[in-house]
RNA sequence: CCACGAGGCAGUCGGAGCCGCUGCCGGAGCUUGUCUCCGGUGGAGGAAAGUCGGGACUCCACAGGGCGGCGUGCUGGGUAACUCCCAGCGGGGGUAACCCCGGGAAAGUGCCACAGAAAACAUACCGCCUCCGGCCUUGGCCGGCGGUAAGGGUGAAAAGGUGGGGUAAGAGCCCACCAGUACCCGGGGUGACCCGGGUAGCUAGGUAAACCCCACGUGGAGCAAGGCCAAACAGGGGACGAUCGGCCCGGUCAAUGUCCCCGGGUAGGCUGCAGGAGGCGGCGGGAGACCGCCGUCCCAGAUUCAUGACUCCGCUCGGCUGCUUGCAGCCGAGAACAGAAUCCCGCUUACACGUCUCGUGGGUUU
RNA sequence: GGGCCGCUAGCUCAGCUGGGAGAGCGCCGCGUUCGCAACGCGGAGGUCGUGGGUUCGAGUCCCAUGCGGUCCACCA
Numbered sequence: 001c002c003a004c005g006a007g008g009c010a011g012u013c014g015g016a017g018c019c020g021c022u023g024c025c026g027g028a029g030c031u032u033g034u035c036u037c038c039g040g041u042g043g044a045g046g047a048a049a050g051u052c053g054g055g056a057c058u059c060c061a062c063a064g065g066g067c068g069g070c071g072u073g074c075u076g077g078g079u080a081a082c083u084c085c086c087a088g089c090g091g092g093g094g095u096a097a098c099c100c101c102g103g104g105a106a107a108g109u110g111c112c113a114c115a116g117a118a119a120a121c122a123u124a125c126c127g128c129c130u131c132c133g134g135c136c137u138u139g140g141c142c143g144g145c146g147g148u149a150a151g152g153g154u155g156a157a158a159a160g161g162u163g164g165g166g167u168a169a170g171a172g173c174c175c176a177c178c179a180g181u182a183c184c185c186g187g188g189g190u191g192a193c194c195c196g197g198g199u200a201g202c203u204a205g206g207u208a209a210a211c212c213c214c215a216c217g218u219g220g221a222g223c224a225a226g227g228c229c230a231a232a233c234a235g236g237g238g239a240c241g242a243u244c245g246g247c248c249c250g251g252u253c254a255a256u257g258u259c260c261c262c263g264g265g266u267a268g269g270c271u272g273c274a275g276g277a278g279g280c281g282g283c284g285g286g287a288g289a290c291c292g293c294c295g296u297c298c299c300a301g302a303u304u305c306a307u308g309a310c311u312c313c314g315c316u317c318g319g320c321u322g323c324u325u326g327c328a329g330c331c332g333a334g335a336a337c338a339g340a341a342u343c344c345c346g347c348u349u350a351c352a353c354g355u356c357u358c359g360u361g362g363g364u365u366u
Numbered sequence: 367g368g369g370c371c372g373c374u375a376g377c378u379c380a381g382c383u384g385g386g387a388g389a390g391c392g393c394c395g396c397g398u399u400c401g402c403a404a405c406g407c408g409g410a411g412g413u414c415g416u417g418g419g420u421u422c423g424a425g426u427c428c429c430a431u432g433c434g435g436u437c438c439a440c441c442a
Stems, first nucleotide, its partner, number of pairs: 001362009013314005019308001021043009030033001045337001049348002052346005057222004064249004069218005074088005089102005103213002108211002110207003125152002127148003131144006160178006179203001181200008226271004235262006241253003264441003278297008315334009367438007376391004385422001393409005415431005
């Protein structure tokens, strides 16, 4: 210098002034109002997004049992919890940094189109071989009963691989080595698993993001939940149960009741609602995710839905001119993705101009 | 804000347990007719919203994403 890998920072540049918008606090005014004015103070994001996973919170009286359903899936740990995070294990990819994947197919069932002889209790199309019969020229050809998975061919996939023995031809049929599986023993590790030795059968296809099995978890609905108040209106019909949602059981509540349908009225306010698994700093524990203690801070809360515009100075970038070749002057720009709506932790996706750290491979020069 | 559903030919829709991409209307050509319609025969037209994964193989199964639709409040 080039090509990569992993992780992070920051994100409508910074400061001052001024005019607006909006929440809260204090004060003043009189026309007592969701009013006006003055002062102070706060005012979008790393994803506020998708609503994918989980939780807080609220209601279903309690949140009960079983079946079913759903979710997750190597091991250990973290967390309030998780389809999250950290560390490790095994397999695969890459020269490497590093990345991707993860229970069980040896419990059972299903499926494996087309092609192919045969697609799972294997199979005989070609080929190879014994025997029998026929023909001709010692050998070959034709036909038949059989044997055979070594060779050909088909396919995504053809029932261990190589070599030797063996055989009529062959074949784990037998042997050696290698791969793999199951079991046993010894050692290490909390564990997944790893290392070493032995025995056996000779070998078991794929698919569980098909049913299923095993282990663990899981009640439902969602802030338009729910609570309080105000205004207005018109009731009628049905079910007998409701909670409870796919079913059953149990419990509880209820006839001035509960639920459903049609119709009518309102389109209002307060609360929930912002002090929280909170931010920042320090110390300590841990390999890390993370945890504990101390100090300090209060930091959006709308409901036509609030963050914008202008001026000056500085900074960065781009263009032009001048030359002293890295400065001066002038002009322009400061952008993308996107905008809180009960809150929080994650994941995923989108993103302009930038920037930092660590690491890998290659090249050049000294 | 929250819950649910859909996307397949120009339009409206099928496609069940993964192996052929289809139907009706429309379009094009020919026939029929003096001509048109209707009718008969033949034909064209699709990255199944997009991307990735599982599988030998995906419209179908899983994940992510884009677009569209639909429902909800309070009072008696």

This is a predicted complex of two RNAs, RNase P RNA and transfer RNA, with 442 nucleotides together. Rfam match: Bacterial RNase P class A. By type it is a ribozyme.